Overview:
Predicted 3D model of a 74-nucleotide RNA (transfer RNA) from Acetonema longum DSM 6540. The coordinates come from a structure-prediction model, not an experiment, and the mean pLDDT is 81.

């Protein structure tokens, strides 16, 4: 340089055009239990999907760019 995978709440993951709400665990924080802490048990807050631009009636998803990571080849 060339191809190739990946980027989503703090963390790790699913979600592969559409069902009103981006989901699940785990961490956070409130309240319950409890002498206390842990453990269970209710709630809650946090991601608009690495940036941009398109194509669509509709984009986390398809395509062009572009960043960054990590594999392959010279």
């Nucleotide at each position: 340089g060339g191809c190739c995978u990946c980027g989503u709440g703090g963390u790790g993951u699913a979600g592969u055009g559409g069902u009103c709400u981006a989901a699940c665990a785990u961490g956070c924080c409130g309240c319950c239990c409890u002498g206390u802490c842990a453990c269970g048990g209710c709630g809650g807050a946090g991601a608009u999907c690495g940036a941009g631009g398109g194509u669509u009636c509709a984009a986390a998803u398809c395509c062009c760019u572009u960043c960054g990571a990590g594999g392959u080849c010279g």